RNAcentral holds the sequence, with entries from ENA.
Predicted 3D model of a 266-nucleotide RNA (Bacterial large signal recognition particle RNA) from an Oscillospiraceae bacterium.
A source record names the gene ffs.
RNAcentral records the identical sequence in 2 taxa.
RNA sequence: CCGCGCUAGUCGGGGAGUUAGCGGUGCCCUGUACCUGCAACCCGCUACAGCAGGGAUGAACCCCGGCCCCCGGAACUGCACUGUGUCGUCUGCCCCAGGCAAGUAGUGAUGAUAGAUCGGUCCCGCGCAACGGGAACCCGUGAACCAUGUCAGGCGGGGAACCGAGCAGCAUUAAGCGGAACCUCCCGUGUGCCGCGGGGACGCCGUUCUUGAGCCAACUGCCCGGGUAACGGACAUAGCGCAGCAUUUCAAAGGCCGGUGUGCGG
Numbered sequence: 001c002c003g004c005g006c007u008a009g010u011c012g013g014g015g016a017g018u019u020a021g022c023g024g025u026g027c028c029c030u031g032u033a034c035c036u037g038c039a040a041c042c043c044g045c046u047a048c049a050g051c052a053g054g055g056a057u058g059a060a061c062c063c064c065g066g067c068c069c070c071c072g073g074a075a076c077u078g079c080a081c082u083g084u085g086u087c088g089u090c091u092g093c094c095c096c097a098g099g100c101a102a103g104u105a106g107u108g109a110u111g112a113u114a115g116a117u118c119g120g121u122c123c124c125g126c127g128c129a130a131c132g133g134g135a136a137c138c139c140g141u142g143a144a145c146c147a148u149g150u151c152a153g154g155c156g157g158g159g160a161a162c163c164g165a166g167c168a169g170c171a172u173u174a175a176g177c178g179g180a181a182c183c184u185c186c187c188g189u190g191u192g193c194c195g196c197g198g199g200g201a202c203g204c205c206g207u208u209c210u211u212g213a214g215c216c217a218a219c220u221g222c223c224c225g226g227g228u229a230a231c232g233g234a235c236a237u238a239g240c241g242c243a244g245c246a247u248u249u250c251a252a253a254g255g256c257c258g259g260u261g262u263g264c265g266g
Stems, first nucleotide, its partner, number of pairs: 001266006009057003012030004020046005034054005063259006072250004076244004081239007090232001091229001092231001094227003098223003102220003106215002114210003118206004122199006128192002130189006138179004147172004155164003
């Protein structure tokens, strides 16, 4: 070196998850790589870390190690959207109050502002008026008898003249009832462009006098304070999506380099 055998090994691997840890069942990636049984209320095992049974291949394209490359996953970070929560010393938007007076508007030499005087507004008393109530006055009505006047008839007394009481009727009237415009008196008032007297207040309004150019704050603007938390903003958190290997970690497939027996015969 060649031929025929055998054996170690291999016949998929990886990520997340789970687990004290490992492997598997389930999910995902890679991509084609034996079969059967078992297992999420899990199953099997213990660093030689699936178990049990069977099969194929087998010393290198195939097994083992290192390097390169990187599919993919996970973590982290950033961004966008959505939900939730917190914050008003984030006050941007919105609301309220105060101040300033740059601009607009209004007002002002037919006199702003300020000062003085007087008056009103305010309080008390009185008056007047208005309104409401009552009384009086006025009108009408108003009594079987117990109101008045007159009292027919009738009744009583008397010898008579005459006298007396008196119903009905008529007239009048009391209380009462009803009406009523003015006038008179009394009481009251959520009354009054009313009058008189007194007081008070210096706020508002007005007259007069002096002064002589501002005044006002409606709108815009600026300052300060309070409120709200819907929107905007910040932070936190959850979900979803995208991006980052000039963030970390694991890493399939692939490429390159190296390593690994034994028996017999020639």